[in-house]
RNA sequence: GGGCGAGUAGCUCAGCGGCAGAGCGCCUGCCUUACAAGCAGGAUGUCACAGGUUCGAUCCCUGUCUCGCCCA
Numbered sequence: 001g002g003g004c005g006a007g008u009a010g011c012u013c014a015g016c017g018g019c020a021g022a023g024c025g026c027c028u029g030c031c032u033u034a035c036a037a038g039c040a041g042g043a044u045g046u047c048a049c050a051g052g053u054u055c056g057a058u059c060c061c062u063g064u065c066u067c068g069c070c071c072a
Stems, first nucleotide, its partner, number of pairs: 001071007010024004018055001026042005048064005
C1' cells in the first nucleotide's frame, strides 16, 4: 500500500429502515447478626466521526479515524 471483518450502556454482545435492548456489573429497598445468594424496584447511550439518500437512518451510500486478520 491492497483486501476482508469489527466499532452500539461500565464490560461482553444482540438489534440491520419506524420509541435503542439483553446478560453481567452499578444504585436503592427487602431478606440476613453480617456477607454472599435470592426477591422487588431504579439509573445509564453523541449507536466511532462527518456528509449524502429517505417522510423517517444504529441500520442504506460516500469519505475519514481506530482495532483485528490476510496479502504484498
A computed fold for a 72-nucleotide RNA from a Candidatus Eiseniibacteriota bacterium, annotated as transfer RNA. The organism belongs to Candidatus Eiseniibacteriota, within Bacteria. It was read from a public genome assembly. The coordinates come from a structure-prediction model, not an experiment, and the mean pLDDT is 82. Its Rfam family is "tRNA". The family's RNA type in Rfam is transfer RNA.